[in-house]
C1' cells in the first nucleotide's frame, strides 16, 4: 500500500446567449428590472403522523397492527444503546427474538410406531402348551477292558546283515486313571404362545436428553459423573440476562396453523374539505316514523327526513387549503448513543394540462439512477464514478 | 394524485402445506372418397420475479416487476 469492514459527503464545475414558472417593485398596459427556482431517493405507497370532513369520535363484538430489554421520539413494520442467538479469523454482519407445562390441530411418503407412543428384527429371568429328534448338564448302572501304550522279566532272531524312526519278534506279569460310548432318570437349550425390554439394527427432517461408568435375567435417569435443559433460591444488574448453589429426573417440532397473553388502532383521504359563479327537465321503479339518510362489517345507543337504482338533461369555471415548518445552517450545554435544550443567523419551487431547458467555449474522472404536485418522520427499493474518516490483519 | 384487486399450460379458469391439473386449442392414429363432427393416444409448465418460514412452498411472509378497477 492492497484486501476487507463502519460511518460521513458529492452526484459535473465555471463563464455567456436565449428560453419556462413564482414572488416583489415600477407601469394604465404592452412590458422592464430584481430576486428564487426538484432529489437523496421527489420513486414504492410498505408504515406512522399533521392536517380536513363525518352531529360526538360513544359502547360492545368482529377485524386488524406489534410483539427480547432500556431509553429516545408526536407516532411508526422507526432510531439508539445492551441481552440472547446465528455468521466471520477480526473489524463487525445479521436477526417477525412473547408463549407448544391452557386447549384444538398437523407432522405426507417411509418407517413398528409421528407424542406421554410403539414392538418388525433383535434381547430376555419367568409362565403354559407342543415336541422328544438332536445337543449340552448332573446323577445311576454299564461297555470299550480276556484290548493298546508303557514299564520290567524270560525266550527266539539277528554283523553269515533281522527290523526299517535309532535292534526286533513272542509269551506271561503289572498297571482301570483320564477319557469316550450305550441305557435310563431329571433339567435346560428348541418350536409356539404370554409376559418383560428400549441398548443395538432399519425407516424418516424429527424416534421421547447426550457421553461414559455402574447395575440387570435383559435393559431403562434404575443408580452415578460430567454436559444440555427444566423448576427453584442465591448474588449481580433499572432490565432483557449472566454466574453459582440445590431439586426433581425430561416435558419433540410447528404459532410467516388457529389460538393464548400483552400493547395499540373510529372511517375516510387534499380528486380531503370550505367559499364564490354559471347552467338544468324531467320521468319510471323501490325503500323508508314497525326508523331512511347520517360512511365503518355487525348489533346496541345518538339523531330524525328523506334516500336508493335505471334512463334523460346541465356543468366540468375562479379563489382558498398551498406551503415557516415536529424547517434548515452554525456555536455551546447534557447523554455512551439516539435524541434533547439554549442562543445566534437564514426562508430554501408552489404548477394547475401543469415551469427547471437549449446552445456556444474551456476544463475534468467524461456525467448514473432518476423529475416536486398538501405536508412532515421513517423504510424499502434504484443509483456511472468519486472523496474523506475510523476500525481489521486470515491471506499475499 | 389517492385507494383497491390479479398475476398458474398458447387461451379461460380450478387447485386443505405433500402427486401439478380441467376445457378448449396443438401433435398423431382410427373414422370419411375427401373435410368437419366425433372416438382413442400424446406432447406442452421458471406456478411473474427474488428472499425468509418450514423436514418440505403454486398455497404462508417481505421485498420488488408487470397488468387491471375505482374515487373530481
Nucleotide at each position: 500500500a492492497g484486501u476487507g469492514c463502519a460511518g460521513g459527503c458529492c452526484g459535473g464545475g465555471u463563464g455567456g446567449c436565449c428560453g419556462c414558472g413564482g414572488g416583489c417593485c415600477g407601469g394604465c398596459a404592452a412590458c422592464g428590472g430584481c430576486u428564487c427556482g426538484a432529489g437523496g431517493a421527489a420513486a414504492g405507497u410498505c408504515c406512522g403522523g399533521a392536517c380536513a370532513c363525518c352531529g360526538c369520535a360513544g359502547g360492545g363484538c368482529a377485524g386488524g397492527a406489534c410483539g427480547c430489554u432500556g431509553g429516545g421520539g408526536a407516532a411508526a413494520c422507526c432510531c439508539c444503546a445492551g441481552g440472547c442467538g446465528g455468521c466471520g479469523a477480526a473489524a463487525g454482519c445479521c436477526g417477525a427474538c412473547g408463549g407448544a407445562a391452557a386447549g384444538u390441530g398437523g407432522c405426507a411418503c417411509a418407517g413398528a410406531a409421528a407424542g406421554g407412543a410403539c414392538a418388525c428384527c433383535g434381547c430376555c429371568a419367568c409362565c403354559g402348551g407342543c415336541a422328544c429328534u438332536u445337543c449340552g448338564a448332573c446323577c445311576a448302572g454299564g461297555u470299550c477292558a480276556a484290548a493298546c501304550c508303557g514299564a520290567c522279566c524270560g525266550g527266539g532272531c539277528g554283523a553269515u546283515g533281522a527290523u526299517c524312526a535309532g535292534g526286533u519278534c513272542c509269551g506271561a506279569u503289572c498297571c482301570a486313571g483320564c477319557g469316550a460310548c450305550c441305557u435310563g432318570g431329571u433339567c435346560g437349550a428348541g418350536c409356539c404362545g404370554g409376559g418383560g425390554u428400549a441398548a443395538g439394527g432399519g425407516u424418516g427432517a424429527a424416534a421421547a436428553g447426550g457421553u461414559g461408568g455402574g447395575g440387570u435375567a435383559a435393559g431403562a435417569g434404575c443408580c452415578c459423573a460430567c454436559c444440555a435443559g427444566c423448576g427453584u433460591c442465591g448474588u449481580g444488574g433499572u432490565g432483557a440476562c449472566a454466574c453459582g448453589g440445590c431439586g426433581g429426573c425430561u416435558a419433540g417440532c410447528c404459532a410467516a396453523a388457529c389460538c393464548c397473553c400483552g400493547u395499540c388502532c373510529g372511517g375516510u383521504g387534499c380528486a380531503a374539505c370550505g367559499c364564490g359563479a354559471a347552467g338544468c327537465a324531467g320521468g319510471u321503479u323501490c325503500c323508508g316514523a314497525u326508523g331512511a339518510a347520517g360512511c365503518u362489517g355487525c348489533c346496541c345507543g345518538c339523531c330524525g327526513a328523506g334516500g336508493a337504482a335505471c334512463c334523460g338533461g346541465g356543468u366540468a369555471c375562479g379563489c382558498g387549503g398551498c406551503u415557516u415548518g415536529a424547517g434548515c445552517c452554525g456555536c455551546c450545554g447534557g447523554g455512551c448513543a439516539a435524541c434533547c435544550g439554549g442562543c445566534g443567523g437564514c426562508c430554501c419551487a408552489g404548477a394547475g394540462a401543469g415551469a427547471u431547458g437549449g446552445c456556444c467555449a474551456c476544463c475534468c474522472a467524461c456525467g448514473a439512477c432518476a423529475g416536486a404536485a398538501u405536508c412532515c418522520g421513517g423504510c424499502u427499493u434504484a443509483c456511472a464514478g468519486g472523496c474523506c474518516u475510523g476500525c481489521u490483519a486470515a491471506c499475499g | 394524485g389517492g385507494g383497491c384487486g390479479c398475476g398458474u399450460a398458447g387461451c379461460u379458469c380450478a387447485g386443505c402445506g405433500g402427486g401439478a391439473g380441467a376445457g378448449c386449442a396443438c401433435u398423431c392414429g382410427c373414422u370419411u372418397c375427401a373435410c368437419a363432427c366425433g372416438c382413442g393416444a400424446g406432447g406442452g409448465g421458471u406456478c411473474g420475479c427474488u428472499g425468509g418460514u418450514u423436514c418440505g412452498a403454486u398455497c404462508c411472509c417481505a421485498g420488488c416487476c408487470g397488468c387491471g378497477c375505482c374515487c373530481a

This is a predicted complex of two RNAs, RNase P RNA and transfer RNA, with 468 nucleotides together. Model confidence (mean pLDDT): 76 of 100. It holds a member of the Rfam family "Bacterial RNase P class A". From the family's description: Ribonuclease P (RNase P) is a ubiquitous endoribonuclease, found in archaea, bacteria and eukarya as well as chloroplasts and mitochondria.